Predicted 3D model of a 263-nucleotide RNA (Bacterial large signal recognition particle RNA) from a Planctomycetota bacterium.
Lineage of the source: Bacteria > Pseudomonadati > Planctomycetota.
[in-house]
RNA sequence: CCGUGCAGCCGGGGAGAUAGCGGUGCCCUGUACCCGCAAUCCGCUACAGCGGGGGUGAUACUGAACAGAGGCCUUUCUCGUUGCUGGUUUCCUGCCGGCAAGCGGUGUUGAAGGUCAUGUCCCGUGCAACGCAGGGCUGUGAACCAGGUCAGGCCUUGACGGGAGCAGCCUUAAGCAGAUACCUGCGUGUGCCGCGGGGUUGCGUGGCCGGAGCUGGCUACUGGUGGGGGCCUUCGGCGGGGAGGUCGACGGGAAGUGCACGG
Numbered sequence: 001c002c003g004u005g006c007a008g009c010c011g012g013g014g015a016g017a018u019a020g021c022g023g024u025g026c027c028c029u030g031u032a033c034c035c036g037c038a039a040u041c042c043g044c045u046a047c048a049g050c051g052g053g054g055g056u057g058a059u060a061c062u063g064a065a066c067a068g069a070g071g072c073c074u075u076u077c078u079c080g081u082u083g084c085u086g087g088u089u090u091c092c093u094g095c096c097g098g099c100a101a102g103c104g105g106u107g108u109u110g111a112a113g114g115u116c117a118u119g120u121c122c123c124g125u126g127c128a129a130c131g132c133a134g135g136g137c138u139g140u141g142a143a144c145c146a147g148g149u150c151a152g153g154c155c156u157u158g159a160c161g162g163g164a165g166c167a168g169c170c171u172u173a174a175g176c177a178g179a180u181a182c183c184u185g186c187g188u189g190u191g192c193c194g195c196g197g198g199g200u201u202g203c204g205u206g207g208c209c210g211g212a213g214c215u216g217g218c219u220a221c222u223g224g225u226g227g228g229g230g231c232c233u234u235c236g237g238c239g240g241g242g243a244g245g246u247c248g249a250c251g252g253g254a255a256g257u258g259c260a261c262g263g
Base pairs, nucleotide, nucleotide: 001263002262003261004260005259006258008056009055010054011029012028013027014026019045020044021043022042023041033053034052035051036050037049061256062255066251070247071246072245073244074243075242077241078240079239080238081237082236083235086232087231088230089229091228092227093226094225095224096223097222098221101219102218103217104215105214106213113209114208115207116206117205118204119203120202121198122197123196124195125194126193127191128190129188130187131186132185133184134183135182137178138177139176140175146171147170148169149168154163155162156161
């Protein structure tokens, strides 16, 4: 140096998951043999994917530093946002009072205040209205057992006469129907109604005294109470940045390059 075989390599990393490792799925890097398996997982055990096939011998493999995409962890460093706790606020606003300065309303055609009467209120009662009932009114209403008159007929008498009485006619009772101006009684969520008594803080109306205020609708000021907003604060959540830690791809520069047999 060559050949055969073995070992090595043919991507790596982060989070997650796991007792742990690797893979499948996600993300980063960026181009890098193929097939099968796998989240109710799959395969393994610190030499930590398994099975099958294929390629490869240094710019490609190995170890240590550099660098640093990206991920993860911590943070009372900082900013924003959100919830809660406790404050604060004349920034806005709802409501309830006070005051009477301004505007307004009202007042010498007389305010406040005083006084008198009356009403409003209560009791009784009258009248009216309405309703109900009864009376009264109109009509109808009895084969006999209602009344009057009772033809005919009947009874009675010697006769005169007397008597009962059906139909008819007239009338009426209960009842039925109607009308309702009238009378009586009762009732009422009725009344610009009347009378008597009681009461009268307030309010209304009026008379008299009085002689200049009264009112509070708006504004201002002021007290209270509620709502919203702003600011501060306690404790949390989320997000951005900073700092610290951890893993770390791609990449650049140096270093190293296996074992056995045969020729």
A source record names the gene ffs.
Its Rfam family is "Bacterial large signal recognition particle RNA". Rfam classes the family as a non-coding RNA gene.